[in-house]
RNA sequence: UUCUUAUCAAGAGAGGUGUAGGGAUUUGGCCCGUCGAUACCUCAGCAGCAGAUUCUUUUAAGAAUACUGUGCUACUUCCAACAAGCAUAGCUUGGUAGAUAAGAG
Numbered sequence: 001u002u003c004u005u006a007u008c009a010a011g012a013g014a015g016g017u018g019u020a021g022g023g024a025u026u027u028g029g030c031c032c033g034u035c036g037a038u039a040c041c042u043c044a045g046c047a048g049c050a051g052a053u054u055c056u057u058u059u060a061a062g063a064a065u066a067c068u069g070u071g072c073u074a075c076u077u078c079c080a081a082c083a084a085g086c087a088u089a090g091c092u093u094g095g096u097a098g099a100u101a102a103g104a105g
Base pairs, nucleotide, nucleotide: 001105002104003103004102005101006100007099008098013043014042015041016040017039021032022031023030026081027080028079029078044073045072046071049069050068051067052065053064054063055062056061077097082094083093084092085091086090
């Protein structure tokens, strides 16, 4: 960096460093931010994708633990954009894009 599969309305914050932008990208909207955000570091926590261990059992799955590898801890992936449908100030479904995990190249 590409492909495949699965998931994305739940959950979980303090301290330190540091400065002006930030919520992936473009546009619009809505928000966050000098009462210091975003980012990075430390600690803590959440979750349970893969591994591990234990239990159950139909031997391939289910459940549990949270030890290992990740991930995550404002807002639904913050919302919309493209398409279809509907009871059409809107809603629903799908797609695109993105994120994460596992596998393959």